Predicted 3D model of a 475-nucleotide part of an RNA (small-subunit ribosomal RNA, 3' major domain) from an uncultured bacterium. Its Rfam family is "Bacterial small subunit ribosomal RNA". The RNAcentral record of the full RNA draws on Greengenes.

[in-house]
Context: one part of a larger RNA
RNA sequence: UGACGGGGGCCCGCACAAGCGGUGGAGCAUGUGGUUUAAUUCGAUGCAACGCGAAGAACCUUACCAUCCCUUGACAUGUAGCGAAUUUUCCAGAGAUGGAUUAGUGCCUUCGGGAACGCUAACACAGGUGCUGCAUGGCUGUCGUCAGCUCGUGUCGUGAGAUGUUGGGUUAAGUCCCGCAACGAGCGCAACCCUUAUCUUUAGUUGCUACCAUUAAGUUGAGAACUCUAAAGAGACUGCCGGUGAUAAAUCGGAGGAAGGUGGGGACGACGUCAAGUCAUCAUGGCCCUUAUGGGAUGGGCUACACACGUGCUACAAUGGGGGGUACAAAGAGCAGCCAACUGGCAACAGUGCGCGAAUCUCAAAAAACCUCUCGUAGUCCGGAUUGGAGUCUGCAACUCGACUCCAUGAAGUCGGAAUCGCUAGUAAUCGCGGAUCAGAAUGCCGCGGUGAAUACGUUCCCGGGCCUUGUACA
Numbered sequence: 001u002g003a004c005g006g007g008g009g010c011c012c013g014c015a016c017a018a019g020c021g022g023u024g025g026a027g028c029a030u031g032u033g034g035u036u037u038a039a040u041u042c043g044a045u046g047c048a049a050c051g052c053g054a055a056g057a058a059c060c061u062u063a064c065c066a067u068c069c070c071u072u073g074a075c076a077u078g079u080a081g082c083g084a085a086u087u088u089u090c091c092a093g094a095g096a097u098g099g100a101u102u103a104g105u106g107c108c109u110u111c112g113g114g115a116a117c118g119c120u121a122a123c124a125c126a127g128g129u130g131c132u133g134c135a136u137g138g139c140u141g142u143c144g145u146c147a148g149c150u151c152g153u154g155u156c157g158u159g160a161g162a163u164g165u166u167g168g169g170u171u172a173a174g175u176c177c178c179g180c181a182a183c184g185a186g187c188g189c190a191a192c193c194c195u196u197a198u199c200u201u202u203a204g205u206u207g208c209u210a211c212c213a214u215u216a217a218g219u220u221g222a223g224a225a226c227u228c229u230a231a232a233g234a235g236a237c238u239g240c241c242g243g244u245g246a247u248a249a250a251u252c253g254g255a256g257g258a259a260g261g262u263g264g265g266g267a268c269g270a271c272g273u274c275a276a277g278u279c280a281u282c283a284u285g286g287c288c289c290u291u292a293u294g295g296g297a298u299g300g301g302c303u304a305c306a307c308a309c310g311u312g313c314u315a316c317a318a319u320g321g322g323g324g325g326u327a328c329a330a331a332g333a334g335c336a337g338c339c340a341a342c343u344g345g346c347a348a349c350a351g352u353g354c355g356c357g358a359a360u361c362u363c364a365a366a367a368a369a370c371c372u373c374u375c376g377u378a379g380u381c382c383g384g385a386u387u388g389g390a391g392u393c394u395g396c397a398a399c400u401c402g403a404c405u406c407c408a409u410g411a412a413g414u415c416g417g418a419a420u421c422g423c424u425a426g427u428a429a430u431c432g433c434g435g436a437u438c439a440g441a442a443u444g445c446c447g448c449g450g451u452g453a454a455u456a457c458g459u460u461c462c463c464g465g466g467c468c469u470u471g472u473a474c475a
Base pairs, nucleotide, nucleotide: 001475002474003472004471005470007469008468009467010466011465012464013463015459016458019423020422021421022420023419026314027313028312029311030310031309032308033307034305035304042053043052064300065299066298067297068296069295070294073125077124078123079121080120081119082118083117086103089100090099091098092097107114108113127289128288130287131286132285136283137282138278139277140276141274143272148187149186150185151184152183153182154163155162156161167178168177169176193266194265195264196263198234199233200232201231202230203229204228208223209222212221213220237260240254241253242252243251244250316416320375321374322373323372324371325370332363333362334361337356338355342351343350344349382413387408388407389406390405391404392403393402429451430450431449432448433447434446435445
């Protein structure tokens, strides 16, 4: 000087408390451990691994296993020779591949040849998702959006170092003020950026509709007011008033205002810590393989299942289930696409076919809510697992191993032990909608809006963190 303390002081955070809803019990989904297996590819492992890499494993993916094959190789450059490239059909085979067969002679040319492409040969070499993240770059997590981390000069100290950065106030903040052997400065904080909340101007089509006509309908004339869209501005600064304060910084209350003291949200992550994670995104040193640890193919596996754990979904019902009726969104996506209307089917879906590269057309029905009927506390008209049967769709192909539909079946489950998690406002809870990936395949992920709470006395205690101080046999 740090680090640590079941030392002290001050302060903060959904840290506790106060509340609301969960997890832990059930069934299923998904990930992991374990076990099994020819293989169940690899990585991630307290917080900070475990719906994680994977924004989507039937083949492919795929790295694993079995079997069958190749050896200058699937890919790159160089040398030599042959052939244009390309293409049809047949046979063997699981295919890779092997054997036969047909068409075709192009482009440039100094007529020597050349360009692109294919085949053959030999060698330089290719190739490796092989090892080492404890050799590395890059990227990322975490403490933590915590308020800290440092430097120059000066001063003090023999020196390590100290001072500044401590102190009095204050703040979300090393934020600001005052004081001070310090005076300044840098990286952080804040602001500048995006979005949302209000208004103005400009612009009115595909969007809008107050007035006048018109219609089944903003449908059409018409309108530029309103909504909205998207560009430019305005607006919030403790600016104003009062109290407190040290005449400061600031803080409390108020006015005006759409918004008030950082208005809400996002992006943004200092010096560093964890030899944290990643050699399987990529790049890369070293090591290793080179008829194989490289390459191709078929089938299988990654989907196994006495069990254990994590994360979720659905429930256990009446604030509910079921039938009928009837409203109101936002944000997105669409041409090998989204698919209207109509017809068939109980339905998944099929047939036919309009429009739309979309403020125009389509997905598209929002759902909870509201009105009405029914059920009457029951393992039920709750719950839907499981299983049988019949189908639909995607796709060469749904056996291992897809999703969906209909009929039948109707399991556990009556609110969950110890323990444990999230959340402070348009939040929690609850309700539906969309997208990426994607042929098909979400209860996951990323977004969107609808309805919309309760509670916070307080900081004694648990956890994490910041500053000062103290002890130490630790560095």